[in-house]
RNA sequence: CACGAUAAAGGCAAACCAAGGUAAACCUUGGGACGCAAAGCCAUGGGUCUAAUAUCAUACUGAUAAUGAUCGCCAGGCUACCGAGG
Repeated sequence: CACGAUAAAGGCAAACCAAGGUAAACCUUGGGACGCAAAGCCAUGGGUCUAAUAUCAUACUGAUAAUGAUCGCCAGGCUACCGAGG
């Protein structure tokens, strides 16, 4: 430097449950572990979710649009523990 071992030390925590926040998506805290070698950080590009608000249509709803959300969807950028083999 690349790589990721039936290694060791340590780390994170899906679903679900409880409490709280938000218009919602979703988030936070506690419990809990499906998984993760960047499941650490950044919404930069694409994807996905939501639609307060705005616009349009229509008629009591519908469509469209992030400025909202997601880095545990993919790509990219930055940083990092351990070290068997190369």

Annotation: A computed fold for an 86-nucleotide RNA from a Chloroflexota bacterium, annotated as c-di-GMP-I-GGC riboswitch aptamer.